[in-house]
RNA sequence: AGCAGAGUAGGUGGUAUGCGUUAAGUGCUAUGGGAUGGGAAGUUGCCUAUAGACGAAAGGUUCGUCCUGCGAUAUACCACCGCAUCCGCUGCC
Numbered sequence: 001a002g003c004a005g006a007g008u009a010g011g012u013g014g015u016a017u018g019c020g021u022u023a024a025g026u027g028c029u030a031u032g033g034g035a036u037g038g039g040a041a042g043u044u045g046c047c048u049a050u051a052g053a054c055g056a057a058a059g060g061u062u063c064g065u066c067c068u069g070c071g072a073u074a075u076a077c078c079a080c081c082g083c084a085u086c087c088g089c090u091g092c093c
Stems, first nucleotide, its partner, number of pairs: 002092004010081009019071003028052007038087003042083001058068003
């Protein structure tokens, strides 16, 4: 020098435990901020704050609450996918 590989934020599915169903949460738009393979940097991806628009599935019950659902719902674990730049790490030659 060449070739190959590991490794992120996160995404999808499943399981479990919760939350809401008196509507939060999720998703959408605008603005601001933040984190992001081992290091630096970074957005089209992610998180968060503010404002705005939109919006839902409840039912059963022995009446104790519990049970069954519903929600583009939260978290954890497992499986699969998984950084475009520069430098680095491992292996091969």
About this RNA:
The RNA shown here (THF (Tetrahydrofolate) riboswitch aptamer) has 93 nucleotides and comes from a Bacillota bacterium. Its Rfam family is "THF (Tetrahydrofolate) riboswitch aptamer". On this family, see Ames et al., Chem Biol 2010: "A eubacterial riboswitch class that senses the coenzyme tetrahydrofolate". The organism belongs to Bacillota, within Bacteria.